Predicted 3D model of a 74-nucleotide RNA (transfer RNA) from a Minisyncoccota bacterium.
The RNAcentral record of the sequence draws on ENA.
It matches the Rfam family "tRNA". The family's RNA type in Rfam is transfer RNA. Its family is annotated with triplet codon-amino acid adaptor activity in the Gene Ontology.
C1' cells in the first nucleotide's frame, strides 16, 4: 500500500437482532466482623462506549472517514 480483527469503570472482559437508567468480575473507598489484619458480608464513587462526522424520532449498537493496537497478504 490492500484486506480483516479489535478499542465499553483504574484492570480483564459482556452488551454489538438500535430503544428500561450501560452491566459483571477483580482493584479503590467507606461500614460490619477480627486482639489487629486477611477471608466474609453491606454499600459507596468511578464510564462524554478510541477520535469526527453522517442516518434515525432515538446510536455503545448502522454507515464513512481518522487514530491506535493486532495478524495475513504485497
Nucleotide at each position: 500500500g490492500u484486506g480483516g480483527c479489535u478499542g465499553u469503570a483504574g484492570u480483564u472482559c459482556a452488551g454489538c437482532u438500535g430503544g428500561c437508567u450501560a452491566g459483571a468480575a477483580c482493584g479503590u473507598c467507606g461500614g460490619g466482623u477480627u486482639g489487629u489484619g486477611g477471608c466474609c458480608c453491606c454499600g459507596a464513587a468511578g464510564g462524554u462506549c478510541g477520535g469526527c462526522g453522517g442516518u434515525u424520532c432515538g446510536a455503545a449498537u448502522c454507515c464513512g472517514c481518522c487514530c491506535a493496537g493486532c495478524c495475513a497478504c504485497c